Molecule: transfer RNA
Organism: Patescibacteria group bacterium
RNA sequence: GCCGCGGUGGCGGAAUCGGCAGACGCGCACGGUUCAGGACCGUGUGAGGCAACUCGUGUGGGUUCAACUCCCACCCGCGGCA
Numbered sequence: 001g002c003c004g005c006g007g008u009g010g011c012g013g014a015a016u017c018g019g020c021a022g023a024c025g026c027g028c029a030c031g032g033u034u035c036a037g038g039a040c041c042g043u044g045u046g047a048g049g050c051a052a053c054u055c056g057u058g059u060g061g062g063u064u065c066a067a068c069u070c071c072c073a074c075c076c077g078c079g080g081c082a
Stems, first nucleotide, its partner, number of pairs: 001081007010026003019065001027045006046055003058074005
C1' cells in the first nucleotide's frame, strides 16, 4: 500500500431484505430476607432537564417519510496479502 471483519450504556453483548435502540447477562442503587454478611428474591439503572421534552450506535457528510443497518470520506482495533 491492497483486501476482509469489527467499533452500540459502567463492562460483555443483542437488534441487518431500513420501521419502538440498548434484549439478555454482569456490575451498581434501593428494598426484602439474615444476629450480621454472602447467596437468593423484588424494583430501578444511556445523557441532559423540575417537567414537558431534547439528544444519543467511532467522527464528519449523503440518500430516505424513516438509518446501528444503505452510500462516501476519515480515525481506531484485529486478521490476511504484498